[in-house]
Molecule: c-di-GMP-I riboswitch aptamer
Organism: Planctomycetaceae bacterium
RNA sequence: GAGCGACAAGGGCUAACCAGCCGCGAGGCUGGGGCGCAAAGCCACGGGCCCCCCGGAAACCCCGGUGGGCAGCCGAGCUGCCGAA
Numbered sequence: 001g002a003g004c005g006a007c008a009a010g011g012g013c014u015a016a017c018c019a020g021c022c023g024c025g026a027g028g029c030u031g032g033g034g035c036g037c038a039a040a041g042c043c044a045c046g047g048g049c050c051c052c053c054c055g056g057a058a059a060c061c062c063c064g065g066u067g068g069g070c071a072g073c074c075g076a077g078c079u080g081c082c083g084a085a
Base pairs, nucleotide, nucleotide: 004083005082012037013036017032018031019030020029021028022027035072041078042077045075046074047073048070049069050068051067053065054064055063056062
C1' cells in the first nucleotide's frame, strides 16, 4: 500500500415511533427515540421503488411523457477513521 473487518479503542450516524415546522404529495428539517450501520459519509450516473401533473375514449390498474422524492433497495463514481485475525 492492497485486501479484510474483531463482543478491539476512541468516536460517528440513527430505523420504526412521538412532537413541532415545511411540502398537494412522495418526502424533508429540528428535537426526542434506538432498530440497526465499517462508509447508514457524499453523489440521482444505471437499474429499482414512490409522489404530483398531462396524455392514451378509460375511475382504478396499465402504457407514454414532464417534474419531483428515496443514498437505511442494488450497482457505478468520489472521499474517509481505526487495526486484531